[in-house]
RNA sequence: CGCGGGGUGGAGGAGUGGUACCUCGUCAGGCUCAUAAUCUGAAGGCCUCGGUUCGAAUCCGAGCCCCGCAA
Numbered sequence: 001c002g003c004g005g006g007g008u009g010g011a012g013g014a015g016u017g018g019u020a021c022c023u024c025g026u027c028a029g030g031c032u033c034a035u036a037a038u039c040u041g042a043a044g045g046c047c048u049c050g051g052u053u054c055g056a057a058u059c060c061g062a063g064c065c066c067c068g069c070a071a
Stems, first nucleotide, its partner, number of pairs: 002069006010024004018054001026042005047063005
């Protein structure tokens, strides 16, 4: 230098054009003498910049980063 895969709350993962979801975690409250377990609620997210579209996490272009293959 070439090719392929990936980037989504703190962690792991789903989501192929219309409201971003699940598990764990965090915080608050309930229960308890107390803790754990459990129940209820809340905060927190689409790598960046453009383009297409009525509408983009999703499609297109460029860039950044990670992993792999080849050399």